[in-house]
RNA sequence: GGAGUCGGCUAGACAGUCGCUGUGUCACGGUUAGGCCGUCGGCAUGGAGGAAAGUCCGGGCUCCACAGGGCAGGGUGCCAGGUAACGCCUGGGGGGCGCGAGCCUACGGAAAGUGCCACAGAAAAUAUACCGCCCGCGUUCCUCACGGAUCGCUGGUAAGGGUGAAAUGGUGCGGUAAGAGCGCACCGCGCCACUGGCAACAGUGGUGGCAGGGCAAACCCCACUCGGAGCAAGACCAAAUAGGGAAGCGGUCCGGCAUCCUUUCGAGGAUGAUCGGCGAGGCACGGCCCGUGCUGCUUCCGGGUAGGUCGCUUGAGGCAUGCGGUGACGCAUGUCCCAGAUGAAUGGCUGUCCACGACAGAACCCGGCUUACCGGCUGACUUUCGCG
Numbered sequence: 001g002g003a004g005u006c007g008g009c010u011a012g013a014c015a016g017u018c019g020c021u022g023u024g025u026c027a028c029g030g031u032u033a034g035g036c037c038g039u040c041g042g043c044a045u046g047g048a049g050g051a052a053a054g055u056c057c058g059g060g061c062u063c064c065a066c067a068g069g070g071c072a073g074g075g076u077g078c079c080a081g082g083u084a085a086c087g088c089c090u091g092g093g094g095g096g097c098g099c100g101a102g103c104c105u106a107c108g109g110a111a112a113g114u115g116c117c118a119c120a121g122a123a124a125a126u127a128u129a130c131c132g133c134c135c136g137c138g139u140u141c142c143u144c145a146c147g148g149a150u151c152g153c154u155g156g157u158a159a160g161g162g163u164g165a166a167a168u169g170g171u172g173c174g175g176u177a178a179g180a181g182c183g184c185a186c187c188g189c190g191c192c193a194c195u196g197g198c199a200a201c202a203g204u205g206g207u208g209g210c211a212g213g214g215c216a217a218a219c220c221c222c223a224c225u226c227g228g229a230g231c232a233a234g235a236c237c238a239a240a241u242a243g244g245g246a247a248g249c250g251g252u253c254c255g256g257c258a259u260c261c262u263u264u265c266g267a268g269g270a271u272g273a274u275c276g277g278c279g280a281g282g283c284a285c286g287g288c289c290c291g292u293g294c295u296g297c298u299u300c301c302g303g304g305u306a307g308g309u310c311g312c313u314u315g316a317g318g319c320a321u322g323c324g325g326u327g328a329c330g331c332a333u334g335u336c337c338c339a340g341a342u343g344a345a346u347g348g349c350u351g352u353c354c355a356c357g358a359c360a361g362a363a364c365c366c367g368g369c370u371u372a373c374c375g376g377c378u379g380a381c382u383u384u385c386g387c388g
Stems, first nucleotide, its partner, number of pairs: 001384010012353007020047007027039005049359001053370002056368005061230004073226005078092005093107001094105004108221002113219002115215003130161002132157003136153003140149003169187006188210001189208008234310004244301006251278001253277003257272006281295005317336008354357001
């Protein structure tokens, strides 16, 4: 220098200007004051992301449901740890890929049962035999003969060939008519023991000739685990109209009382207070009464719509330092406050510069995963070439 692997950071910069929005404050107006509300305006200050996305997992929060147990259904699936929790992360083990740094991996059970394995092939699983090889028997031919060749049949075999993604352990030697775990050695596999490890597992030794090929992100079995809906959750305040509930009200009435006026002194009239009594308008049923139902006005109560407020952003929070841990992470101390809208803000313009700017924008919050993305900076490591 080339080619790579794994991380971390960043996501045009600066200035001016015009706006938008949250908060604080000042001014003005309303209100008796505190305080609250409103208005435009001034000032100060905050104002999208690494994925805000997909809504795929996990949790917080809210409401509903819920004695306990079981069935059904969903999810997860090597081991240990981290965490509020997870299907996430860290470390480790097994397997696969790469020269390597490193990457990928749902990785429990196929001897409970069911099912599937296209095409090809004899056979895809209670096995079986196309070619071939071999023993025997027979036919024909050659040969004096031994024997050889050909074809057929019965049987043996699974070494070899062939089919397939996959064919009943692999290699070698022995063995055999030919073969075959038939025997042996090594490898592989199962079982047992020991050693190391928390464990997954690994190693060593012994033992069994070795069993039933694969598929469980096919049904299934086993173990663990899971209540439902979601901020349009939910809580509070509360017009107009129309419903619901309760109470009260409706009078040129009578009597008594008080005051005033008139008076023939017997009483009469007016007003007031509301003390007592009586009574209830209209319609329907009914001959009438009683009774029943509906209907008026006022006030209050309750539900509830529009509308408003809260939920709403101080949180499993960020940063720094120290300590513990291989690490994920945890603990301690210090410090910081960093969008909160509801037709929904975060933008426009100008100037300068550069590498000419990608993917994309909050809507209750948080931890993950996945997906999208022009580039730039940087750390550690691998490999290769050249030079010294």